Background:
The prediction has a mean pLDDT of 86. A computed fold for a 1530-nucleotide RNA from a Candidatus Fraserbacteria bacterium, annotated as small-subunit ribosomal RNA.
RNA sequence: CGAGUAUGAUCCCAGCUCAGGAUGAACGCUAGCGGCGCGCUUAACACAUGCAAGUCGAGCGAGAAAGUCCGAACCCGCAAGGGGGAGGACGAGUACAGCGGCAAACGGGUGAGUAUCACGUAACUGACCUGCCCCCGCGUCGGGGACAACCCUGGGAAACUGGGGCUAAUACCCGAUGGGCUCACGGAUCGGCAGAUCUGGGAGUAAAGGCGCUUCGGCGUCGCGUGGGGAGGGGGUUGCGGCCUAUCAGCUCGUUGGUAGGGUAACGGCCUACCAAGGCGAUGACGGGUAGGGGGUCUGAGAGGACGACCCCCCACAUGGGGACUGAGACACGGCCCUGACUCCUACGGGAGGCAGCAGUGGGGAAUCUUCGGCAAUGGGCGCAAGCCUGACCGAGCGACGCCGCGUGGAGGAUGAAGCCCUUCGGGGUGUAAACUCCUUUUAGGGGGAGAGAAUAAGGGUGAGAGGUAAUGCUCAUCCGAUGACGGUACCCCCAGAAGAAGAGACGGCUAACUCUGUGCCAGCAGCCGCGGUAAGACAGAGGUCUCGAGCGUUAUCCGGAUUCAUUGGGCGUGAAGGGCGUCUAGGCGGCUUCGUGUGUCACCUGUGAAAGUCUUCGGCUCAACCGGGGGAAGUCGGGUGAUACUACGUCGCUAGAGCCUCGGAGGGGGAGGUGGAACUUCCAGAGUAGCGGUGAAAUGCGCAGAUACUGGAAGGUACCUCGAUAGCGAAGGCAGCCUCCUGGCCGAGUGCUGACGCUGAAGCGCGAAAGCGUGGGGAGCAAACCGGAUUAGAUACCCGGGUAGUCCACGCCCCAAACGAUGCUGACUAGGUGUUGGAUCCUUCAAUCGCGGUCCAGUGCCGCAGCUAACGCGUUAAGUCAGCCGCCUGGGGACUACGGCCGCAAGGCUAAAACUCAAGGGAAUUGGCGGGGGCCCACACAAGCGGUGGAGCAUCUGGUUCAAUUCGAUGGUAAGCGAAGAACCUUACCUGGGCUUGACAUGCACGUAGUAGGACCCUGAAAAGGGAACGACUUGUCUCUUCGGAGACGGGAGCGUGCACAGGUGCUGCAUGGCUGUCGUCAGCUCGUGUCGUAGGACGUCGGGUUAAGUCCCGCAACGAGCGCAACCCCCUCCCUUAGUUGCUACCAGUUCGGCUGAGCACUCUAAGGGGACUGCCGGCGAAUAGCCGGAGGAAGGAGGGGAUGACGUCAAGUCAGUAUGGCCCUUAUGUCCAGGGCGACACAGAUGCUACAAUGGCCGGUACAACGGGUCGCAAUCUCGUAAGAGGGAGCCAAUCCCCAAAACCGGUCUCAAUUCGGAUUGAGGUCUGCAACCCGACCUCAUGAAGCCGGAAUCGCUAGUAAUCGCGGAUCAGCCACGCCGCGGUGAAUACGUACUUGGGCCUUGCACACACCGCCCGUCACACCAGCCGAGUGGGGGGCACUCGAAGGCCGCGCCAGCGGACGAAGGUGCCCUUCGCGAGGGGGGUGAAGUCGUAACAAGGUAGCCGUACCGGAAGGUGCGGCUG
Repeated sequence: CGAGUAUGAUCCCAGCUCAGGAUGAACGCUAGCGGCGCGCUUAACACAUGCAAGUCGAGCGAGAAAGUCCGAACCCGCAAGGGGGAGGACGAGUACAGCGGCAAACGGGUGAGUAUCACGUAACUGACCUGCCCCCGCGUCGGGGACAACCCUGGGAAACUGGGGCUAAUACCCGAUGGGCUCACGGAUCGGCAGAUCUGGGAGUAAAGGCGCUUCGGCGUCGCGUGGGGAGGGGGUUGCGGCCUAUCAGCUCGUUGGUAGGGUAACGGCCUACCAAGGCGAUGACGGGUAGGGGGUCUGAGAGGACGACCCCCCACAUGGGGACUGAGACACGGCCCUGACUCCUACGGGAGGCAGCAGUGGGGAAUCUUCGGCAAUGGGCGCAAGCCUGACCGAGCGACGCCGCGUGGAGGAUGAAGCCCUUCGGGGUGUAAACUCCUUUUAGGGGGAGAGAAUAAGGGUGAGAGGUAAUGCUCAUCCGAUGACGGUACCCCCAGAAGAAGAGACGGCUAACUCUGUGCCAGCAGCCGCGGUAAGACAGAGGUCUCGAGCGUUAUCCGGAUUCAUUGGGCGUGAAGGGCGUCUAGGCGGCUUCGUGUGUCACCUGUGAAAGUCUUCGGCUCAACCGGGGGAAGUCGGGUGAUACUACGUCGCUAGAGCCUCGGAGGGGGAGGUGGAACUUCCAGAGUAGCGGUGAAAUGCGCAGAUACUGGAAGGUACCUCGAUAGCGAAGGCAGCCUCCUGGCCGAGUGCUGACGCUGAAGCGCGAAAGCGUGGGGAGCAAACCGGAUUAGAUACCCGGGUAGUCCACGCCCCAAACGAUGCUGACUAGGUGUUGGAUCCUUCAAUCGCGGUCCAGUGCCGCAGCUAACGCGUUAAGUCAGCCGCCUGGGGACUACGGCCGCAAGGCUAAAACUCAAGGGAAUUGGCGGGGGCCCACACAAGCGGUGGAGCAUCUGGUUCAAUUCGAUGGUAAGCGAAGAACCUUACCUGGGCUUGACAUGCACGUAGUAGGACCCUGAAAAGGGAACGACUUGUCUCUUCGGAGACGGGAGCGUGCACAGGUGCUGCAUGGCUGUCGUCAGCUCGUGUCGUAGGACGUCGGGUUAAGUCCCGCAACGAGCGCAACCCCCUCCCUUAGUUGCUACCAGUUCGGCUGAGCACUCUAAGGGGACUGCCGGCGAAUAGCCGGAGGAAGGAGGGGAUGACGUCAAGUCAGUAUGGCCCUUAUGUCCAGGGCGACACAGAUGCUACAAUGGCCGGUACAACGGGUCGCAAUCUCGUAAGAGGGAGCCAAUCCCCAAAACCGGUCUCAAUUCGGAUUGAGGUCUGCAACCCGACCUCAUGAAGCCGGAAUCGCUAGUAAUCGCGGAUCAGCCACGCCGCGGUGAAUACGUACUUGGGCCUUGCACACACCGCCCGUCACACCAGCCGAGUGGGGGGCACUCGAAGGCCGCGCCAGCGGACGAAGGUGCCCUUCGCGAGGGGGGUGAAGUCGUAACAAGGUAGCCGUACCGGAAGGUGCGGCUG
């Protein structure tokens, strides 16, 4: 410090989200130790139990008991002795209780209330108080009467209480005295003030004793009284500061002030009476909501923002509410009285209580601890003190809640174990990790030490000092002094042993970390974008990895990032945003200059800004956290002194701003009155006849009852042609015939006058197109609504015919527009050029209204530099550079909405949210694509022509259907005579049935195997297969034997058998792929390098002018070049030449059986190899020139001579896993494999492609000709014979320029004569031929017979531009044969037409619009239907808060009755009744809104979106919407 998200991509506006830090946290998983902190954020909910405030006997009176000891009477006993207990002593002047004093107002808790002088800060108090403490002055005298306790007695269950009697005091009362103090009346000084000081006489006003010592005089001390001062504490007042809401705009009657009085410590309407009528408020009163405030905390670069736990300061509160008492202090947490709610006790009469103290309980809640120890320390209360009390406090306990520290071991240890994971099967990862070796022992555990630190006392002893007669006491020095909750803790040492101690989250991008498996839009994930529909790095598991680590994640919240409320530090032409316009108030801002003041401002000094915290420095715990010492910092603060540029205020002036004056000027500026012509309609008259009108075409309508058209006349209302403009005027809306009157503003010139009088402008006020409303007129034309006619699927529209409000006038409302330059007003500054309007002036001219013109001012356009802008663009008329003021914006939708308020007659307007929902929404520009946009151009694209298809029959293919199976694929163009260039078996993948399981096929390993492999033949079987079986091998190495032929032994190979690895799959995925192919399209395009332009996407180049078949070429040009395409190079055909001459050819010569047959020849044809030839080269014209085009010559061929091969970047997730290859998945006695039979050939239908036809340009019969490409030995086959024929027999020749396959149409002659026929040949019957193991399903062909539909084909549609179409036959591949009418080739005969590019289809280039970009087969709007959600209205209903009136009225203080007692009065909490305001909940039903993969209806918008769209308004309509009127161009 940024990142993700928009878009095909880009830049910008803008929102959402993330990474960081933080927390009194909670939750999940996990957890070894210690230190220091922190720990009910919710119910200010209710509380059992214990404790949390007492103390003083040195203020006072009184004063036990248990127990111990002694012990009198008296009793028993002879006595000893026992019993007995009055009384006494100790306990003890103790405990408990009382009177009295002080404390209890502190300390501790909580945050309800409070928006307030409550808090913070700085002041003021001349308006005040202050116990205990300190200092100083002066005192502390003399008297008196009570009340508790106690005793007696009564009531009550209790709490408690009545009566009588006794008594003490530092309790109470009276008197004295007065250093002083207070009051009234005088005087004086000071002061701005209410005050202070001095002073005169007068009045008033105090007290308490205790203890110690004593030489008994007194002294000391603790108290007491009075007065003054101090310290500390408090009361009151003021300035300034710090929440939200204006959908709260007016509030207020003790209210504001005065006078008098009351009250208080004190000022004050604090309270009362009277008087006045004020006071507060847009600088936000009043109301509502929320909230304790601050030091500070968190965050942030800062400015800020958020927060206010712990600690500190202040405030408020103590069960809700009210009240006072006591007191220095309270309106009092552990006091009192009253009232309410609640709880408890009760004998029912009456009583008791208040944890927001510490612990603890219940409850609430996501959630927050022990009913612990101790007063040892610190602090507090009381006390002379000892001491007592202290849940303040100090400690411990619980909780990873936080921060900090430590550990869970260290070193060595393999080309690297096992396991697990991955794998291309080679290996890789986990990983020095482990094992193993050596070592260490923090910490936990055990044992011991230390008794370290936390501790200083009080008191006592001794000595000295001041004072005093002395002593006590006081001060100083020194010595002796008890006491530890924590805790046997910190720390230290020893022992044993790596020993007891690691997890959590993440791994698609942001963001660090990747693979496998499972799953298959399921299950799930998710902070945002988004993942998951069969190879998921995103789900789940695993391995691995990354991050942090006794923690890690999640959730919640705050700040940050967010310059996303912008002071620092944003914007408003089109992104959200300029008010419709003007005028003006408050307010803000303000020209030049003199002097003064010194408000802001600046400088210095000073006061204060508590401590803690933050920062810094030093230090203490082993470090750190934590803690201590020092420093610094911190204010919008107060005071003082100074400065005076700027600002402000006052003041002397000025004229550049502004205004006035004079003279001119232009103008649809406004208002009123008058007036004119054209047109229109109606009426009248004339004349006249059959139509008019209207449209894309029509119809409705009008017209023979006389229209329209024409002429004349009359009436009426509206608007003002030409001029007219890119022009003028106005603030805007807006303003147009002409004339008159009234009237506003503006401009120029003069530079005379005033002298800053200015600018802006919240509110306010006024104006404000059209539509609309009210009342009254008016009404020609036009025209919402409405009615017809058309159009249409419909047509509530567009078009047509009618037509009412309205449009017009007057008056009154309404107040909204795309009220737009989508640009607020004012001023200043910053290049120019070119128009135009108004004015002035100069030049020119003899002059002038003439103008080639120049200059200045004001207005209005265009272009354009700098600059600005996201870009587009703006650019002296700024959107540039500055200044002032106002308005407005802060994601989209909800929503120009709801509610409330204000306005309106209404319609409605102004102001203006939230819930909910989305991750978008928007601007500009870019590249495409598209358009029922434009321009240019091409193509058998249309047109012109010829022939077809669509109708028939048949063939083939497909859909569908059927079936055991009808195997599979191909499906608009670009599937459908396609894969298939050959399905009877085979093929074959399908079905049925029968078999096999290392397999039909490949490789390897192990073992076995010579009568082995093979196998005639036989049996079973449909076959496959199974069983039997004569016969019967091969190869190689070594050794042995040998008659030298060979044989044998051992081992290997092959083969076979068994077993294991594996084979096999036309099973799936063409959306995992390679390769190949189709299509756009043989269309002319597609790109790159460098450079230039642009923020970028990208553009230029590739555009423009010509030209071409062509991005072909030329010229121009910020381009210059280049590549893939085009063209050319290649092949075939057309002309010529050369070479060559058999199987080809035959001109000449010869022979001839007359056949190039033979000799001969190689001229010609031809063959097949190589050359030549054509290049706009030549001429003329066109073209600026070139490129090129047109015409001509020559030439076999002419402008690419004809044809082919050749297919750019790419598009269609196009096609193909079934041609082959191939990843993944799946099957493994089967999804493999073998076999037989069947099926792929089915048939109500539908489609596609063909064939044959429908006939006379023909059919049939007869005759006569002429090809080319090719093919042929498992072949082509001649001549010949047979058969009607298919074909058979036979076989010459030919491995082929040699032989064979081998022509038809045409031509000649004849016949048929328009007929379903001598057309047509389907279908069917019979008989055959051929191939083949086999033609039943299911072959072709032949003959005879049969002789269907069909008479030229609806809508629609296809091919073809010349050797083409049409027509005729021939060949070939595949192939035994053939379902071939298909396909690929070949030649024969051989046309017609093209005006032309408007239309259809496809395409290319340029341009334009776009809301499209899976790109128009796009996008998208509204109603309706369904589901869910939130909010609004709603008859009402339930609750909270508040106000007012009336009523009732406790405690209590005040007032009155002189006081006590008692009574009364006004006030007074709670309560009651009524009305009103406000807020929250529930609510039948209603209206819209939002959201929701595949619902309905239409097509409104985006392209000219098919009627340009949009804004306002009005009416209408299922709906989008339509129409009228006015406006805008976006």